[in-house]
RNA sequence: CUCUUAUCAAGAGUGGCGGAGGGAUAGGCCCUGUGAUGCCCGGCAACCAACAGACGACCAUGUCUGGAAAGGUGCUAAUUCCUACAGAACCGAACGAUAGGUUCUGACAGAUGAGAG
Numbered sequence: 001c002u003c004u005u006a007u008c009a010a011g012a013g014u015g016g017c018g019g020a021g022g023g024a025u026a027g028g029c030c031c032u033g034u035g036a037u038g039c040c041c042g043g044c045a046a047c048c049a050a051c052a053g054a055c056g057a058c059c060a061u062g063u064c065u066g067g068a069a070a071g072g073u074g075c076u077a078a079u080u081c082c083u084a085c086a087g088a089a090c091c092g093a094a095c096g097a098u099a100g101g102u103u104c105u106g107a108c109a110g111a112u113g114a115g116a117g
Base pairs, nucleotide, nucleotide: 001117002116003115004114005113006112007111008110013041015040016039017038021031022030023029025084026083027082028081042076043075044074047072048071051066052065053064054063055062080109085106086105087104088103089102090101091100
């Protein structure tokens, strides 16, 4: 870097260092010297590992459940901050159509874990 798979509406500091940018991309909208991003500490969560139980299968080491969390990651402004593509329902300038808008669903993209190349 590519592929597979699971999750992404909850949760998490009035700490230290340090000094200007940051929220993937684009547009929007935000955060930021009442000090961002980052690093450390603290914290949150429970994907993997470990532990206990049940089931399946019949020799493969699987599936489900549970508690704990001192191991490996992760996360710690805003739903993945919102929208980006497609569809549905509704609203829509006194009828029809349409610009436009709202809500929902799915996909794409992205993030993270686990596995494979």
The RNA shown here (SAM riboswitch aptamer (S box leader)) has 117 nucleotides and comes from Planococcus wigleyi. The sequence was found by an Rfam model in a public genome assembly. The prediction has a mean pLDDT of 80.